A computed fold for a 256-nucleotide part of an RNA from Prolixibacteraceae bacterium UBA5740, annotated as large-subunit ribosomal RNA, domain VI.
Its mean pLDDT, the model's own confidence on a scale to 100, is 88.
The organism belongs to Prolixibacteraceae, within Bacteria.
It matches the Rfam family "Bacterial large subunit ribosomal RNA". Its family is annotated with ribosome and structural constituent of ribosome in the Gene Ontology.
Context: one part of a larger RNA
RNA sequence: CGCAGGAGAUUUGCGAGGACCUGACACUAGUACGAGAGGACCGCGUUGGACAGACCUCUAGUGUACCAGUUGUUCCGCCAGGAGCAUCGCUGGGUAGCUAUGUCUGGAUGAGAUAAGCGCUGAAAGCAUCUAAGCGCGAAGCUCACCUCAAGAUGAGAUCUCCAUUGAGGGCCGUGGGAGACUACCACGUUGAUAGGCUGCAGGUGGAAGGGCGGUAACGUCCGUAGCCGAGCAGUACUAAUUGCCCGAAAGCUUU
Numbered sequence: 001c002g003c004a005g006g007a008g009a010u011u012u013g014c015g016a017g018g019a020c021c022u023g024a025c026a027c028u029a030g031u032a033c034g035a036g037a038g039g040a041c042c043g044c045g046u047u048g049g050a051c052a053g054a055c056c057u058c059u060a061g062u063g064u065a066c067c068a069g070u071u072g073u074u075c076c077g078c079c080a081g082g083a084g085c086a087u088c089g090c091u092g093g094g095u096a097g098c099u100a101u102g103u104c105u106g107g108a109u110g111a112g113a114u115a116a117g118c119g120c121u122g123a124a125a126g127c128a129u130c131u132a133a134g135c136g137c138g139a140a141g142c143u144c145a146c147c148u149c150a151a152g153a154u155g156a157g158a159u160c161u162c163c164a165u166u167g168a169g170g171g172c173c174g175u176g177g178g179a180g181a182c183u184a185c186c187a188c189g190u191u192g193a194u195a196g197g198c199u200g201c202a203g204g205u206g207g208a209a210g211g212g213c214g215g216u217a218a219c220g221u222c223c224g225u226a227g228c229c230g231a232g233c234a235g236u237a238c239u240a241a242u243u244g245c246c247c248g249a250a251a252g253c254u255u256u
Stems, first nucleotide, its partner, number of pairs: 001152001005163007015149004021049005027043001033038001051106005059100004066093005071086006110144003117137004169247004173189005194240003197236005203229003210223005
């Protein structure tokens, strides 16, 4: 921009893409078969491999905005306690998120038309013949069925609701996001829990500072599951989402 008014929702599916894999074991059954050795079809169940999708409860990583320990050095006048720098200085852990090595799920089933093949009926050709007319069965393959996209499918589809300038709806702007390069998308904007803050909880670290006591001291212990705490879950208008601005709908028909 189009889809012959303008919107907000919900959809159909022309078509396109994906998936389609496979082992072992048990039962049937040591049955059928076979002199024996051996050893099934059909059917049913269990459990794997590779591959794919989703997710983070568990396991395991990362986690330079979390906690602790510790070395050297500079500084905060000194002690104590801290801060900066040294690969995040190094080391031990670790929430959310993101992950796989982890967890869950999937390739199930059925239908239709067929291939090779197997048949029925059946002439040409009094017989025979699956084929010439006609009819049936028959594959991991084909078309559906399963998953995803999908009306620019210009062949532009359908349904519902709303609007007529006293204007449906959309945008700008702002607060943000499991959304994201930007844009877009989604949530919210005081009739408000959108983000921050605060409070509580979860979770992490692992027992803060200060003081008391014990010890010459290093240090230990008590106050005390302490102190600190990023992203998690709730609650709470304290802060910021203020006020506002812009865009926005025709020809025709009927009646007067």